[in-house]
């Protein structure tokens, strides 16, 4: 440093999560040591116990006690009295300033204890507590006589102070302030110990004073939080005089005077909060933060007062009021952990009712010393930092075991095991009382003074003093022994597999995982991270430039107020002058200490600690003047402004004019007038419309008219008059910065709306009615109110847009148009220049793109408005304004992860433009109706097996179900298997009878000993036994390979380089022109390439050459009743092998000179000849696990397999594919002709002969150019029927029968005779076909014992039409739109549930 996530991609704009780092934490799982810190963040909730503030007999009386030499010493206890208790230690409620930081001021002040310096301490006085006596009282205590001390309390002397006058001297800073001098007035004291040489000396205390020190106290000044949906607050208020109080200014108080004081630079309010040094982050600027260490400040059960005192209005004092809590004899009394520990509660959550004054500091004391939950140390707690450990080296049979596995392996993994070592740390003993101690106090000595004691400063000796402490640290045993988890493993993020689960349980910080093959759930193996810890949860900063000062923006993404004037406020043009307020330099001073940082040291390191250094705002004092800003005096270039001119739907008002619509009056005229996609309501014989003529009244002003013109903007158009605003050219008198912007104010402000009164012709919300629809409170028609017009008053909103705020400068051009000016000539509808408007294109530059581009969205200034993800929501509450309608200000709660913006590819579109195709048309036969086949679908059944389902299922899988088929159902069996491998025994296989049984299948029963051999045996086969496994038409076609269907045989799909473009992706491939084709050709920043298109391939159509049987016979000869029926022949028909042949080649037109078309010629065939094979890149989770293959799952005396019998053939019914019909272009009788391609030995089956026939018989021929199936039938020539349900149609039935098969009863096909049903061309709708096609007409084939109307193929006869591309449907190619992209079967909005 980033990253994830909107889309199909993609660029931006935006949220939102993520990775860091940190904590006084906590929860979840774990837990070896050690050091060093840290620990009630909630209930300033109540608190049981115990301790946290006392000393002092060297101030004082008493009183007990112990010793005692009886002199008295020594300890204790309560009172008197100092001094403390105001420190320390604990909270953070309150407090937005009486606080707190930092810098000053106090000439307006205090100051116990210490320090200095210099004076003092003379003489006296009455109590009192304790004691005793005696009383109340439950207690707490309290009264009540009495004795008694002092450093207790009082007064007198003295001073120095201080206070007031008087006069003066010196200094500041304005009030003033300080030293003398005089008078007045007032005001102090306390002693105790030790020593003596008895003079005093010494120490600790009294008293006042004077200066220091420390410590407070006040005052100013700057600073750091929200909310304007709090905008007006303020009467002790502001100020002044006078007094009061206080240490001390002072509205602090008081009486009196005046109206004053603050506030948009945020007054009052109103919620929140102690402040800071610092701590965390972060590159920084900055945000958050205020635990622990330190300063200050506020609190002490709540409120509220005051005494003592140097200091308090006092956490462990005292009154008082109130809640609580406790005792109580009910009368009354005590209490105050926010001090250490504790303890109940509250909470996610914070520890010992521990030691000890040994150190540090403190309080009293002369000191010994006593207190000290302040400390100073141990406990508890992984809560944090920091360190150190759970061993180390060799070891491959790569052990086992675990997982995985394509079964070979891989992996755990040198990891275990084993060998050899170590020995931190744990545990045992032992040593260590090292270091942390140096003071005080003891003995000794010196020194110093006038100096003997005491005492004072040095010095040296020695004894004591340790909570921690069984400490640290050292030795020494022992021995790898006793020490490892926690999270994660789709991506973001480092780390994967099994197996279970099956949108279920579940994860999830975000995107999102789960619906039978989950790397994301749960387990486990493996990995990856951290480690005595891991992780999740909360929180703060970073990332986030996502509040942008450093560092955003606003034309469409969120965002320029609808415009404008113009006070504050911001900013401001040239040159000179002094001064110096911003600025900037130098100097002093502060900026505590800890921290942070930088060097060093001290604990074995480290974290801890210690020492040194440096850094950081702010103040004052000097200096400096470019720059900004204030004064000063000037300039003309912004700016304004006179003169001369100029265009114009600016505005306002007053009048004026035509045309048209309506309406009334007459005439004239007759039936429809109007009106719409067509209508109908409406009007109209009571005379409409139409016309002419005259009136009436209101409204808007045609042509000119123009990205022309003016306006600030909304707007503004017929002509004329008045009265007004503004803009522009040209000169260059005058003013001298007078300017720009502008929150708040105020003006102006389309259209609708409202209020009064007028007007009212046209149009028209709202209504009414017609009509369109399913409905139609709509679009369409006919009416018709308000409203639209005036006047005067409101409303103040718009896509009020150029979605661009205004004012200034700068930055390349062309080409138009409006209004003015110069100039210049050829004097014109000129041409150059030049200013102000307006518009186009476009360079630079800018932008996500689109785009803008001198009229900026470019470079830059100055000043305002606005934005901050999407919903909620411009909505609610509160304010303001409005007669209302509403306007304006303008939020949360909640929810989601995106929401937008520009481009881009497709796909759509009742969007445009091209273009095809039996896609419409134009035609010809059809389906739809009947009857029958057949398939589905429902129903139904024991089972009616199973899949296919819009084209692209449904005469489909099936090219053929009576058994089998077969997969279904019922019943009966089998169980290593109907089938494959392997091991063992036995037996050769195998085959004849026979008997139960439905049959499988059981039982019996005859014939048989076979092949190789190294003689062991072994191969095949059966039966039997065991497990291995077999087996499945059981699921998944959405885990799958292969095959298929379609879009479609449509012309398209793409790729490599360059180029363009932030980028997706564009470009080639678009364009002109042509094709059946993205076929070719030109053009062209694209040039080439690939798949597909054509063309190679088969088959027709024509000629040639080879070759000539089985075909075939033209000419020659023989023969037949006839017949290539024989001799011969390849010339022809054929065959089947190989050539030719068509290529827009040749000719004229057109066309661009191309590509190409359009016509002719030649030719069998002419512009891909006809026809097939051939199907780009993909699309549909298309279709098939039931053809086959295959992963997982799933059943193993059955979901396997045998077997029998039924079933798949069922029937109110719908569908879809067929077949025969309906008849005369037809049916029947009879005759008489022409094919092609095919099949045949388990066949094909000829003649012959029987049968009415189906067929039997029969047995030649043929492995097929030879023989057979085999007669082709429409046709065609005859008869005959004559429009009839028919001599048309044949269903259904009954009866005899044939063939086929193990067997035709569910269930065959077929023949004869009877039977003769529906149907007289089929409604909405709907299919196929462009030529050897449709139509029609008949043959073969596969599949098959047997069973075609299907299905594939073959030949016969043999049309009609296509103006054309508007319409339907598909589909190609360009373009446009778009909020789709699972792509219009989309998306999405509302009401219900």
């Nucleotide at each position: 440093a980033g990253a994830g996530u909107u889309u199909g991609a993609u660029c931006c704009u935006g949220g939102c999560u993520c990775a860091g780092g940190a904590u006084g934490a906590a929860c979840g799982c774990u837990g070896g040591c050690g050091g060093c810190g840290u620990g009630c963040c909630u209930a300033a909730u109540a608190c049981a116990u115990g301790c946290a503030a006392g000393u002092c007999g060297g101030a004082c009386g008493c009183a007990a006690u112990a010793c005692u030499u009886c002199g008295g010493u020594a300890u204790u206890g309560a009172g008197u009295g100092g001094c403390g208790a105001a420190c320390g230690g604990g909270u953070g409620a309150g407090u937005a300033a009486u606080a707190c930081a930092u810098a000053a001021g106090c000439a307006a002040c205090c100051u116990g204890g210490c320090c200095a310096u210099g004076a003092c301490a003379g003489g006296g006085g009455g109590a009192u507590a304790a004691c005793c006596g005696a009383c109340g009282g439950a207690a707490a205590c309290g009264a009540c006589a009495g004795c008694u001390a002092a450093g207790a309390c009082c007064g007198c002397a003295u001073a120095g102070g201080u206070a007031u006058a008087u006069g003066g001297a010196a200094a500041g800073c304005a009030u003033u302030u300080u030293g003398g001098a005089u008078a007045u007035a007032u005001u102090a004291a306390a002693g105790g110990u030790g020593c003596u040489a008895a003079g005093g000396c010494a120490c600790c205390g009294g008293u006042g004073a004077u200066g220091g020190a420390u410590g407070g106290g006040c005052u100013u000044a700057u600073g750091g939080a929200g909310c304007a949906u709090u905008a007006g607050c303020u009467a002790g208020u502001u100020g002044g005089u006078a007094g009061g109080g206080u240490a001390g200014a002072g509205g602090c108080c008081u009486a009196c005077c005046a109206a004053g004081g603050c506030g948009a630079c945020g007054a009052u309010g109103c919620a929140u909060a102690g402040c800071c040094g610092g701590c965390c982050u972060g590159a920084g600027a900055g945000g958050g933060u205020g635990a622990a260490c330190g300063g200050c400040c506020a609190c002490a059960c709540u409120g509220g007062g005051a005494c003592u005192g140097a200091g308090a209005c006092a956490c462990g004092g005292c009154c008082c009021a109130g809640a609580c809590u406790c005792c109580u004899g009910c009368g009354g009394g005590a209490g105050g952990c926010a001090g250490c520990a504790g303890u109940a509660g509250g909470g996610a959550a914070u520890u010992u009712u521990c030691g000890g004054c040994a150190a540090u500091g403190g309080g009293c004391a002369a000191a010994a010393g006593c207190c000290u939950g302040a400390c100073c140390g141990a406990g508890c707690a992984a809560c944090g930092c920091c360190g150190c450990g759970u061993g180390a080296a060799g070891g491959a049979a790569g052990a086992a075991g675990g997982u995985c596995u394509u079964c070979g392996g891989a992996u755990u993994g040198u990891a275990a095991a084993c060998u050899u070592c170590u020995g931190u740390u744990a545990u045992a003993a032992a040593g260590g009382a090292a270091g942390a101690a140096a003071g005080a106090g003891c003995u000794a000595a010196a020194c110093a003074g006038g100096g003997a004691a005491u005492g004072g400063u040095u010095u040296a000796g020695g004894a004591g003093u340790g909570a921690c402490g069984g400490u640290a640290c050292u030795u020494u045993a022992u021995g790898a022994g006793g020490a490892a988890g926690c999270c994660a493993c789709a991506g973001c993020u480092a780390a994967c597999u099994a197996c279970g689960u099956g949108c279920c349980a579940g994860c999830a910080g975000c995107c999102g995982c789960g619906g039978u093959a989950a790397a994301a759930c749960g387990u486990a193996g493996g990995u990856g991270g951290c480690a005595a810890g891991c992780g999740u949860u909360a929180u703060c900063c970073g990332g986030a430039a996502u509040u942008a000062u450093u560092g955003g923006g606003c034309g469409u993404a969120a965002a320029g107020a609808g415009g404008g004037a113009g006070c504050a406020g911001g900013c401001g043009g040239c040159a000179a002058g002094g001064a110096a307020g911003g600025u900037c330099u130098g100097u002093g001073u502060u900026g505590a200490a800890a921290g942070a940082c930088u060097g060093a040291a001290g604990c074995u390191c480290a974290a801890c600690u210690u020492c040194a250094g440096g850094a950081g705002g702010g103040c004052a004092c000097a200096g400096a003047a470019a720059c900004c800003g204030a004064c000063u005096a000037g300039c003309u270039a912004g700016a304004g402004a006179g003169c001369a001119g100029a265009a114009g739907a600016g505005g306002a008002u007053c009048g004026c004019g035509g045309a048209a619509u309506u309406c009334c009056a007459u005439g004239u005229g007759u039936a429809g007038c109007g009106g719409u996609g067509a209508a109908a309501u409406g009007c109209g014989c009571a005379g409409a419309u139409a016309u002419a003529u005259g009136g009436a009244g209101g409204a808007a002003c045609a042509c000119c008219g123009g990205u022309g013109g003016c306006g600030a903007a909304g707007g503004c158009g017929g002509c004329g008059g008045u009265c007004u605003g503004g803009u522009c050219u040209g000169u260059g008198a005058c003013u001298g910065a007078c300017g720009c912007u502008c929150a708040g104010u105020c003006c102006c402000g389309a259209a609708a709306g409202c209020g009064u009164g007028g007007g009212g012709a046209g149009c028209a919300a709202a209504u009414a009615g017609g009509a369109u629809u399913a409905g139609a409170u709509a679009c369409c028609c006919u009416g018709g109110u308000a409203g639209u017009c005036c006047a005067c008053g409101c409303c103040g909103u718009a896509a009020a847009c150029g979605a661009u705020g205004u004012c200034a400068a700068c930055u390349a051009g062309c080409c138009g148009u409006u209004g003015g000016g110069a100039g210049c000539c050829u004097u014109g509808a000129g041409c150059u220049c030049u200013u102000a408007g307006u518009g186009g294109c476009g360079c630079a530059g800018c932008u996500a793109a689109c785009g803008c581009a001198u009229u900026a969205a470019g470079u830059u200034g100055a000043c305002c408005g606005c934005c901050u993800g999407g919903g909620g929501a411009g909505u609610a509450c509160g304010g303001c304004c409005g007669c209302a309608a509403g306007g304006u200000u303008a939020a949360a709660a909640c929810u989601c992860a995106a929401a937008u913006g520009a481009a881009u590819u497709g796909a759509c579109g009742g969007g445009g433009g091209c273009c095809c195709g039996c896609a419409c048309a134009a035609g010809c036969g059809g389906u739809g109706g009947a009857g029958c086949a057949u398939g589905u679908g429902g129903u139904u059944u024991a089972a009616u097996u199973c899949g296919a389902a819009g084209c692209a299922a449904c005469g489909c899988g099936a090219a053929g179900a009576a058994c089998c088929u077969u997969a279904c159902c019922a019943g009966g069996c089998c169980u290593u298997g109907a089938c494959a491998u392997c091991c063992a025994a036995u037996g050769a296989a195998c085959u004849u009878u026979c008997u139960a049984g439905a049959g499988a299948u059981a039982g019996a029963u005859u014939g048989g000993u076979g092949c190789c051999u190294u003689c062991g045996g072994g191969a095949a086969c059966a039966u039997u036994g065991a497990g291995a496994c077999a087996g499945g038409u059981g699921c998944u076609g959405c885990a799958u390979g292969g095959c298929u269907g379609u879009c479609g045989u449509c012309a398209g799909c793409u790729c490599g380089u360059g180029u363009c473009g932030u980028g997706a992706g564009a470009u080639g491939u678009u364009g002109g022109g042509u094709u059946a084709a993205g076929u070719c050709c030109c053009g062209u920043a694209a040039c080439g390439a690939g798949c597909g298109c054509a063309a190679c391939c088969c088959u027709u159509g024509u000629c040639c050459u080879u070759a000539g049987u089985u075909a075939c016979c033209a000419g020659c000869a023989c023969g037949u009743u006839a017949u290539g029926g024989u001799g011969g022949g390849c010339a022809c028909u054929c065959u089947a092998a190989g050539g030719a042949g068509a290529c827009u080649g040749c000719c004229g037109g057109u066309g661009a000179c191309a590509a190409a078309c359009c016509g002719g010629a030649g030719g069998a065939a002419g512009g891909u000849g006809g026809g097939g094979a051939u199907g780009a890149c993909g699309u549909c989770a298309a279709g098939u696990c039931a053809u086959c293959a295959u992963g997982g799952c799933c059943c193993u005396u059955a979901c396997g397999g045998c077997c029998u019998g039924g079933g798949c053939u069922a029937c109110a019914c719908a569908c879809g594919u067929g077949c025969u019909a309906c008849a005369a272009u037809g049916g029947u009788c009879g005759g008489u002709a022409c094919a092609g391609a095919g099949g045949g030995u388990u066949g094909c089956c000829a003649a012959g002969c029987c049968g009415c026939g189906a067929g039997g018989u029969g047995g030649a021929g043929c492995u097929a150019a030879u023989c057979c199936c085999a007669g082709a039938a429409a046709a065609c020539c005859g008869a005959u029927c004559g429009u009839a349900g028919u001599c048309c149609g044949g269903a259904u039935c009954g009866c005899a029968g044939u063939c086929u098969g193990c067997a035709a009863c569910u269930c065959g096909a077929c023949u004869g005779c009877g039977u003769g049903a529906a149907g007289u061309c089929g409604g909405a709708a709907u299919c196929g076909c462009u030529a050897g096609u449709a139509a029609u007409c008949g043959c073969g084939a596969a599949u098959c014992a047997g069973a075609a109307u299907g299905u594939c193929g073959c030949g016969g006869u043999g049309a009609a039409u296509a103006c054309g591309u508007u319409c339907c449907c598909g589909g190609g190619c360009c373009u446009u739109g778009c909020a789709c992209a699972c792509a219009c079967c989309g998306c999405c909005c509302g009401u219900c549930a």
Predicted 3D model of a 1393-nucleotide RNA (small-subunit ribosomal RNA) from an uncultured bacterium. Rfam family: Bacterial small subunit ribosomal RNA. The sequence is in RNAcentral, with records from ENA. Its mean pLDDT, the model's own confidence on a scale to 100, is 85.